[in-house]
Context: one part of a larger RNA
RNA sequence: ACCAACGACUUUAUGUAUACUGCUCGUCUAACCUUGUAUGAGGGAAGGCAAAGGGAAACCGAGUCUGAAUAGGGCGUUUUGCGCUUCUCUAUCGCUCGCGCUAAGCCGCAAGGCUUCGCGCACGGCGAUAGCGGAGUGCGCUGCAGUAUGCAUAAGACCCGAAACCAGAGCGAGCUUACCAUGACCAGGGUGAACCUCGGGUAACACCGAGGGGAGGCCCGAACCGGUAGGUCGUACAACUCCUUCGGAUGAGUUGUGGUAAGAAGUGAAAAGCUUAUCGAGCCUGGAAAUAGCUGGUUCUCCCCGAAAUAGCUCUAGGACUAGCCUCAAGCGUUUAUGAAUGGAGGUAGAGCACUGGAUGAGUUUGAAUGGCGCAAGCUGUCAAACCCAAUCAAACUCCGAAUUCCGUUCAACAUAGCUUGGGAGUAAGACUGUGGGGGCAAAGCUCCAUAGUCAAAAGGAGAAGAAUCCUGACCGCCGAUUAAGGUCCCCAAAUGUAAACUAAGUGAAAAAAGGAGGUGAGAUUUCGUAGACAGCUAGGAGGUUGGCUUAGAAGCAGCCACCCUUUAAAGAGUGCGUAACAGCUCACUAGUUUAGAGAUCUUGCGCCGAAAAUAUAACGGGGCUAAGUUUACUACCGAAAUCGCGGAUGCCGUUGCAUUUAUGCGGCGGCGUGGUAGGGGAGCGUUUCCAUCUGCUGUGAAGGUGAAGCGUGAGCUUUGCUGGAGCGUUGGGAAGUGCGAAUGUUGGU
Numbered sequence: 001a002c003c004a005a006c007g008a009c010u011u012u013a014u015g016u017a018u019a020c021u022g023c024u025c026g027u028c029u030a031a032c033c034u035u036g037u038a039u040g041a042g043g044g045a046a047g048g049c050a051a052a053g054g055g056a057a058a059c060c061g062a063g064u065c066u067g068a069a070u071a072g073g074g075c076g077u078u079u080u081g082c083g084c085u086u087c088u089c090u091a092u093c094g095c096u097c098g099c100g101c102u103a104a105g106c107c108g109c110a111a112g113g114c115u116u117c118g119c120g121c122a123c124g125g126c127g128a129u130a131g132c133g134g135a136g137u138g139c140g141c142u143g144c145a146g147u148a149u150g151c152a153u154a155a156g157a158c159c160c161g162a163a164a165c166c167a168g169a170g171c172g173a174g175c176u177u178a179c180c181a182u183g184a185c186c187a188g189g190g191u192g193a194a195c196c197u198c199g200g201g202u203a204a205c206a207c208c209g210a211g212g213g214g215a216g217g218c219c220c221g222a223a224c225c226g227g228u229a230g231g232u233c234g235u236a237c238a239a240c241u242c243c244u245u246c247g248g249a250u251g252a253g254u255u256g257u258g259g260u261a262a263g264a265a266g267u268g269a270a271a272a273g274c275u276u277a278u279c280g281a282g283c284c285u286g287g288a289a290a291u292a293g294c295u296g297g298u299u300c301u302c303c304c305c306g307a308a309a310u311a312g313c314u315c316u317a318g319g320a321c322u323a324g325c326c327u328c329a330a331g332c333g334u335u336u337a338u339g340a341a342u343g344g345a346g347g348u349a350g351a352g353c354a355c356u357g358g359a360u361g362a363g364u365u366u367g368a369a370u371g372g373c374g375c376a377a378g379c380u381g382u383c384a385a386a387c388c389c390a391a392u393c394a395a396a397c398u399c400c401g402a403a404u405u406c407c408g409u410u411c412a413a414c415a416u417a418g419c420u421u422g423g424g425a426g427u428a429a430g431a432c433u434g435u436g437g438g439g440g441c442a443a444a445g446c447u448c449c450a451u452a453g454u455c456a457a458a459a460g461g462a463g464a465a466g467a468a469u470c471c472u473g474a475c476c477g478c479c480g481a482u483u484a485a486g487g488u489c490c491c492c493a494a495a496u497g498u499a500a501a502c503u504a505a506g507u508g509a510a511a512a513a514a515g516g517a518g519g520u521g522a523g524a525u526u527u528c529g530u531a532g533a534c535a536g537c538u539a540g541g542a543g544g545u546u547g548g549c550u551u552a553g554a555a556g557c558a559g560c561c562a563c564c565c566u567u568u569a570a571a572g573a574g575u576g577c578g579u580a581a582c583a584g585c586u587c588a589c590u591a592g593u594u595u596a597g598a599g600a601u602c603u604u605g606c607g608c609c610g611a612a613a614a615u616a617u618a619a620c621g622g623g624g625c626u627a628a629g630u631u632u633a634c635u636a637c638c639g640a641a642a643u644c645g646c647g648g649a650u651g652c653c654g655u656u657g658c659a660u661u662u663a664u665g666c667g668g669c670g671g672c673g674u675g676g677u678a679g680g681g682g683a684g685c686g687u688u689u690c691c692a693u694c695u696g697c698u699g700u701g702a703a704g705g706u707g708a709a710g711c712g713u714g715a716g717c718u719u720u721g722c723u724g725g726a727g728c729g730u731u732g733g734g735a736a737g738u739g740c741g742a743a744u745g746u747u748g749g750u
Base pairs, nucleotide, nucleotide: 001750002749003748004747005746006745011155012154013153014152015151016150017149018148019147020146021145022144023143026049027048028047032043033042034041035040053060054059063075064074065073066072081139082138083137084136085135087134088133089131090130091129092128093127094126095125096124098121099120100119101118103116104115105114106113107112158297159296161294165287166286167285168284170283171282177261178260179259180258181257182256183255184254185253186251188220189219190218191216195212196211197210198209199208200207224248225247226246229244230243231242263279265275266274267273300684301683302682303681304680305679310323311322312321314319324427325426326424327423328422329421330420331419332418335417336415338412339411340410341409342408343407344406345405350400351398352397356394357393358392360390361389363387364386365385366384367383370381371380372379373378430455431454432453433452434451435450436449437448438447439446460471461470462469475648476647477646478645480644481643482642486638487637488636489623490622491621495635497634498633499632500631501630502629508625515609516608519606520605521604522603523602524601525600526599527598528597536593537592538591539590540589542566543565544564547561548560549559572587576585577584649674650673651672652671653670654669655668656667657666658665659664685739687736688735689734690733691732692731694729696728697727704723705722706721707720708719709718710717711716
């Protein structure tokens, strides 16, 4: 690492909500008792809940409390309701039958017959309607009890996980610390203390010399003890080693054996060191499944709906509670949203200067000192305030003032909208983009609000690639069709499309400024020009004069001043180069020649330079492109899970048929839907076991294994071949140790 097995929302009590069941002229029994059948049956209302509330209570009671009150107010009271069946009663109506009377009509010669209307009697039969009517029965409300499910509370409470805390006359000093007792060990070499002796020396000591002597936490250096520096090792030889080097090595030395001292305690030349590879409180067992607002994990399927990342409060900020937003049930039914009309609210954008303030210029007046000039008068300048004129600025200015928005009323059409009560949640870290703002630097993939969208929880197409951009919201199938954004030379589906321009920079198709430039296109204004412009060519460009000054010189041309006159077609007291100064060249200006446009300024389109980054062209996705670039207009086409077509599934609503156990079930048609995380709701599959059932299957082969085919939206199911060799299922129910891919999961295997 893989595979297999195991592995996490349970159980009890109480409460509450929903569904179902029993009773409801309330309901349930508990302990306990009885029972030859027993997870049963029979007994057992003690007691509970309910049937009445109000008050703190005494207490009163369909009322009560407050209160002085008989007032007012608070909390209470106001329910027997419906369906069906049957019988009966009452009332009304209709039909029909019988009898009598009256009237009319028709037929008939007549007797008479028939029909109709009205009234009365009888009040018989049938049907319908109505009734707080009576009886029966069922259901509901209400209540009690039970079962199931959701949730809450108490418990280990979905599972695994601490570091820790406490207890015990618990276990440890075979490691290590200190001490006690008793033993052991320290090659060799060096130094040479006290003291002694002898000699010298002194008044005597002292002192000096020589010899002896052998002290020392003395010196060098093995064993031994240690562990300084570097290397080595670092899945090691070793849970601290090895090599070289180094410290002590007669001492506070080292070491053997035996013993003593420990868990809030010991021991400690003190490092919180050491106390058996464990120490800022050992180990073992227990309290104990400690606690964990934290991390991780939490196992089958399909269907319906579908969030939040906000407010308030919090020793609160990564956690809670309440509200908001989601879901389910019951009830109300257009109350909701949108649009139109209409009535209101408001001080933003903008604008303005009437207030409050800021800021500028001109003027007038006043004031104060003051600068300059002046004897003074006064003139001139500065400053401040007020006034006036002009032109301005403001989130905390407003004489004004929208759009959008918000609130009310009425109307309209449409929508599985809205509201109330109750059960269940999750969320309370948000992100980016556009717009309006605060902070910051008119920084940030920054931060904080508001508002809308998207992502979150959204797949598909475009953007080369890409949560948040653009298009578009995926029920399933189809080798059908039309489009969106975006594209149509090739990669790559579709135009080497049409028309007109621009660009020459590979600009461009993914960035850039100030600044610079006879790049080029368009437009405007203006000047000159066939009385000949502009450019070119030919020629002239003179005289006073070398103007004056300055200067060494200054002659058009270092500099200062002036810048006239003449001859002329024209020619500056000189535009530039040049000389020491002159000279020389040239320009302005003029004529001729040539010939039809030439010059200046402004606006604007597209380009050029400005333009430097780290692995490799690398700032068109690539090839490549002079359009396959840019601008404008147009026509085709491609292009998505969008839309349409056909078929199918499913939810809700409406309508309708059949069946029916009266609860629904199976269909037909139509409309609207069917992306989805947290989460709510619904319907199912499968596993183990028990009860009943098929009076089921099975050695003529069960379960299990392994192939195949078929069925179901799916979990899954059915049939069958082979294997296997003894048990197993269907249907209806009950109960759960009920579904694995993850938890550095546990155990086993490879």
Molecule: large-subunit ribosomal RNA, domain II
Organism: Candidatus Azambacteria bacterium